This is a predicted structure of a 102-nucleotide RNA (SAM riboswitch aptamer (S box leader)) from an Anaerolineales bacterium. The model forms 94% of the base pairs in the Rfam consensus. Lineage of the source: Bacteria > Bacillati > Chloroflexota > Anaerolineae > Anaerolineales. The sequence was found by an Rfam model in a public genome assembly. The prediction has a mean pLDDT of 88.

[in-house]
RNA sequence: CGCUUAUCCAGAGAGGCAGAGGGACCGGCCCUGCGAAGCCUCGGCAACCUACCGUUCGGUGUGGUGCCAACUCCGGCAGAUGCAAAUUCUGGAAGAUGAGAC
Numbered sequence: 001c002g003c004u005u006a007u008c009c010a011g012a013g014a015g016g017c018a019g020a021g022g023g024a025c026c027g028g029c030c031c032u033g034c035g036a037a038g039c040c041u042c043g044g045c046a047a048c049c050u051a052c053c054g055u056u057c058g059g060u061g062u063g064g065u066g067c068c069a070a071c072u073c074c075g076g077c078a079g080a081u082g083c084a085a086a087u088u089c090u091g092g093a094a095g096a097u098g099a100g101a102c
Base pairs, nucleotide, nucleotide: 003100004099005098006097007096008095013042014041015040016039017038021031022030023029025076026075027074028073043068044067045066048064049063051060052059053058054057072094077091078090079089080088
C1' cells in the first nucleotide's frame, strides 16, 4: 500500500516556537496575519482495543490508538419526490478512525 469488519447528526483548547496556508480529492462554501500548516508543553473529549470492578450487559478511565471549526463542512453516483430547476429523503462511492487476518 492493499484485504475484512464496526463506527462516523454527540463530545472536547490553552500556551510556546514558527510564519502562509488549511478544511483528503474535484466543485462549492468556509477558516486563516485578531496568526494557517507543522513541531513542543500542558489540558480535555471519547470508549474501538485493553486493564480493573460488578456480571453478559453496564461502570471506571489504567495502558494502546484516535480526536478537540462547521453532520465526514455540503455535494460528487444511483433511486424516490418534482413538468423542470430547486428542495428533501434513501442507498452507494470515496474518505477517516479502530480492531483483525495476511